[in-house]
RNA sequence: GGCUGUGUAGUGUAGUGGUUAUCACAGUGGGUUUUGACUCCACUAACCAAGGUUCGAAUCCUUGCAUGGCUA
Numbered sequence: 001g002g003c004u005g006u007g008u009a010g011u012g013u014a015g016u017g018g019u020u021a022u023c024a025c026a027g028u029g030g031g032u033u034u035u036g037a038c039u040c041c042a043c044u045a046a047c048c049a050a051g052g053u054u055c056g057a058a059u060c061c062u063u064g065c066a067u068g069g070c071u072a
Base pairs, nucleotide, nucleotide: 001071002070003069004068005067006066007065010025011024012023018055027043028042029041030040031039048064049063050062051061052060
């Protein structure tokens, strides 16, 4: 250089065009407990960027960026 995979809360992850974007861990607050642990409840927090298609895009297309693989 060429081909190709991936990019979603702090971390990991689901999503195959229309839901309030899922779940777990973590964090915060509360219940329980003499305290702590365990456990229960609630809350906070995310679609890599820019365009395009569409009534509607995390999802499809293009380009870029980041990262991984193969190849020379």
Transfer RNA from Chlamydomonas eustigma, 72 nucleotides, folded computationally. It matches the Rfam family "tRNA". The sequence is in RNAcentral, with records from Rfam.